[in-house]
């Protein structure tokens, strides 16, 4: 001083002037006024999971759904925190849709002899047994009598053919009956040994997912973010939930289902309760108060704990709008960015371009607006700062 990786915190500040809403209090017949005070986000976005709260609802049970390595966290989770395994980087770190293939069912295109009960293309032996040819030599008969010719027995070798063995070698493939090397064998193979990896079983270690060591038969492709199986959760809808209060009105009109039936907050059954229910045309009201904002609340100390988190104590009240407030105008100041000039330096032949610092002039400027809350995840962000860690590279 580059690079990069983890995680954190800001995303304006001060003032005057004028306008908003919520609360509490004064004035006031009322309309309004006056004072304090409080008043968007780290995502307030998505509506993707989780619940609190409402309401249906009275049980059970099925199909769906949901999540899938251990252990802890937490209300709860598809989350989060530590680990383990595997993969990916030089490493800090990242990623994982991480239970099961020996329950079944199904795919693996093309090439290949075959793609899992996977049946030998080329090819290697052919020790075992047969088939018949040729080579040489041994023995017995017989003819010939020189060479040699005929039969019958038995050995050696040599090429080829058949039964058979083979799965090593070679070839396709993404993937081919664990791999590599020594031995052996007719030729081969875990056939046997050695070192890996796999499976089982003992034993130590850990709460566990596993790790580690010993021993064995020798050995069961891959895919389940294919269907499935296994374990384990799991009603529904949803602040436009839902309560209450006022008012108005047409107790209109039509078709349909109907007790073997219709309805009861996702489907289907099986109880249970109720007597209605579904559609289509028309009329009336579109007000007002609650839900609503004190919370699994944030904030500060201490303990405890590798951490997430939890405990104890102490002090705080931090929007509640409802066609939807929280704004606009001005000065100054800071950060960042433009621009333009000067010194002064690096690279350049030169033009010109790069840095620092100074001076002057512009500019608040990213993503973005609560609407019932709360823990999450995921997306989106202009610039700035902080810290740990990791790898070059230079210097003492």
């Nucleotide at each position: 001083u580059g690079a990069g990786u983890a995680g954190g915190c800001c995303g304006g500040g001060c003032g005057g002037c004028c306008g908003c809403g919520g609360c509490g209090u004064c004035c006031g017949c009322a309309u309004g006024g006056g004072c304090g005070u409080c008043g968007a986000g780290g995502a307030a976005a998505g509506u993707c999971c989780g619940a609190g709260c409402u309401c249906c609802a009275u049980g059970g049970g099925c199909a769906g759904g949901g999540u899938g390595c251990u252990u802890c966290g937490u209300a709860a989770c598809g989350c989060g925190a530590a680990g383990g395994c595997g993969g990916g980087g030089u490493g800090a770190c990242c990623c994982g849709a991480c239970g099961g293939a020996a329950a079944g069912u199904g795919g693996c295109a093309c090439a290949g002899a075959a793609a899992a009960c996977a049946c030998a293309c080329a090819g290697c032996c052919g020790a075992u047994g047969u088939c018949g040819u040729c080579u040489u030599g041994c023995c017995g008969g017989g003819g010939g009598c020189u060479u040699c010719c005929c039969c019958g027995g038995g050995g050696a070798g040599a090429a080829g053919g058949c039964a058979g063995g083979c799965a090593a070698c070679g070839g396709u493939g993404a993937a081919a009956a664990g791999g590599u090397g020594c031995g052996g064998u007719a030729a081969g193979a875990g056939c046997g040994c050695a070192c890996c990896a796999g499976c089982g079983g003992c034993c130590u270690g850990g709460u566990g997912a596993c790790a580690g060591g010993c021993c064995g038969g020798c050995u069961u492709g891959c895919u389940a973010a294919a269907c499935c199986c296994c374990a384990c959760c799991u009603g529904g809808a949803g602040c436009a939930a839902u309560u209450c209060c006022a008012a108005a009105u047409a107790g209109g009109g039509g078709a349909g289902c109907g007790a073997u039936g219709g309805a009861g907050u996702g489907g289907c059954c099986c109880g249970c309760u109720c007597c209605g229910c579904u559609c289509c045309c028309g009329g009336g009201u579109u007000g007002g108060a609650a839900g609503c904002u004190u919370g699994a609340g944030g904030c500060g100390u201490g303990c405890g704990g590798c951490g997430a988190c939890g405990c104890a104590c102490g002090g705080c009240c931090c929007a509640g709008a409802u066609g939807a407030a929280u704004g606009g105008c001005c000065g100054c100041c800071u950060c960042g960015g433009g621009c333009g000039c000067g010194u002064c330096u690096c690279c350049g032949u030169a033009a010109g371009g790069g840095g620092c610092c100074g001076c002057g002039c512009c500019u608040a400027g990213a993503c973005a607006g609560a609407a019932c809350u709360c823990g999450g995840c995921u997306u989106a962000c202009a610039g700035g700062c902080c810290u740990g860690c990791u790898c070059g590279c230079u210097c003492a």